[in-house]
RNA sequence: UUUCUAUCCAGAGAGGUGGAGGGACUGGCCCUACGAAACCUCGGCAAAAACGUGCCAAUUCCAGCAGACGAUUCGUCUGGGAGAUAGGAA
Numbered sequence: 001u002u003u004c005u006a007u008c009c010a011g012a013g014a015g016g017u018g019g020a021g022g023g024a025c026u027g028g029c030c031c032u033a034c035g036a037a038a039c040c041u042c043g044g045c046a047a048a049a050a051c052g053u054g055c056c057a058a059u060u061c062c063a064g065c066a067g068a069c070g071a072u073u074c075g076u077c078u079g080g081g082a083g084a085u086a087g088g089a090a
């Protein structure tokens, strides 16, 4: 990297350095100088959380493709796609 399986409406943040971005992609919407990303320390969450791994705004933030239903260009639901994490295989 590819592929298979499982899970994704639950849960869990403070300090320091840093100095403008971040929420995968696109659109929307949102977070952010009352301090983004990244790094460090400590803490926490994941049935138990010791080892290991991942995570700690918002349902994977919502939608994206197809269908059903109800309504009038929107809502609800189902399935799919994409993504993330873990494990197996190549």
Stems, first nucleotide, its partner, number of pairs: 001090008013042005021031003025064004043056004060082001065079006